[in-house]
Predicted 3D model of a 350-nucleotide part of an RNA (small-subunit ribosomal RNA, central domain) from an uncultured prokaryote. The full RNA is in RNAcentral, with records from ENA.

Context: one part of a larger RNA
């Protein structure tokens, strides 16, 4: 390349905006550029086909017909795809308008349990600590107990296959700036829409660079057991580091191992938001609707198993795969203070 694929066998980029490109609603009309059909010119010879004829046959030669996927010209069709008409609609998408729940984000400000320190009082001799110890505190008065004071962190209960976010992630309260979503019907734009190669943005924990902070925990580290030995599990110590401002890094089992957006395609039970309806007004019921679970039919699948949140059935567009190792490695380039990260191979080897 062609085909076939990407929950779990190799394969969906962490996420998001978005540039070129791809692809794109109904409808009138023109146009005829793609598309389709006809003429006519080209399409050398040999090959190739078919029919003849000559080498005794063949192979091979000869002669005559077809043919020769293309192009150019020109006549015409106008469904469909392009293009004008900046033709026209309103179901796609927007915007107002009323309403709506939320650990969505961002800085500010408070609070109370809880721990560790210091002072003080009570009080005596153990207390920690384990599987049992022991290292370790402690008559210089600790453990505990009681008041009083500092500090730093994190927010018990509520909490819930509960909400909220594009992921990462959010979780005490108050006010304040701001981001989104959903639901109702009116009205207004009139295709403004989908995907996204490149790029730009965020992006958990660890980790680095100034400067601060430092209760508790706790990588290195030390000492105490434990073992044959124990650079480990088990204790008691403990510095980075978690904290915060600022700037870097760019990775995760960053996971629903399932890209994104669109229409379709039995039923049954919960739940969260919001809206309608009739009554017998209820903690109730039946409808819609956006969510977020369970089970479960056709279908699907190698099989677990998926089943409207689908791994059905179909479009549009984008990443990615193509034996196991070597290897997500050299090398080279680009990014970083580094630490790396990113693109990404061969020999060889089974």
């Nucleotide at each position: 390349u062609u085909g076939g694929g990407c929950g779990u066998a190799a394969a969906g980029a962490g996420c998001u905006c978005g540039u070129a490109g791809g692809c794109c609603g109904c409808u009138u009309g023109g146009u005829a550029a793609g598309u389709c059909g006809g003429g006519u010119g080209u399409g050398a010879a040999a090959u190739u086909u078919c029919g003849a004829g000559g080498c005794u046959c063949a192979a091979c030669c000869u002669c005559g017909g077809a043919a020769c996927g293309c192009c150019a010209c020109u006549c015409g069709a106008u469904a469909c795809u392009g293009c004008c008409a900046u033709g026209g609609c309103u179901a796609g998408a927007g915007u107002a308008c009323g309403g709506u729940a939320g650990a969505g984000g961002a800085g500010u400000g408070u609070g109370g349990a809880a721990u560790u320190u210091c002072c003080a009082g009570u009080g005596u001799a153990g207390a920690g600590g384990u599987g049992a110890a022991a290292u370790u505190c402690g008559u210089a008065g600790a453990u505990a107990u009681u008041g009083g004071g500092a500090a730093g962190a994190a927010c018990a209960c509520c909490a819930g296959u509960g909400g909220c976010g594009a992921a990462g992630g959010c979780g005490a309260c108050c006010a304040c700036c701001u981001g989104g979503u959903c639901c109702g019907g009116u009205a207004c734009u009139g295709a403004c829409g989908c995907u996204g190669a490149g790029g730009u943005g965020c992006g958990a924990a660890a980790g680095c660079g100034u400067g601060g902070g430092g209760a508790g925990c706790a990588a290195a580290c030390a000492g105490g057991a434990u073992u044959a030995g124990a650079u480990a599990c088990c204790c008691u110590g403990g510095u980075a580091g978690u904290c915060c401002a600022c700037g870097c890094c760019g990775u995760a089992a960053a996971c629903g191992a399932u890209g994104u957006c669109u229409a379709c395609u039995a039923g049954c039970c919960g739940u969260u938001g919001g809206g309608a309806g009739a009554c017998u007004u209820g903690a109730a019921c039946u409808c819609u609707u956006a969510g977020u679970g369970g089970c479960g039919c056709a279908g699907c699948u190698a099989a677990c198993g998926c089943a409207a949140u689908a791994a059905g059935u179909a479009g549009a567009c984008c990443g990615c795969c193509u034996g196991g190792g070597g290897a997500g490695u050299a090398c080279g380039g680009u990014c970083g203070c580094a630490a790396g990260a990113u693109u990404a191979a061969a020999a060889c080897u089974c």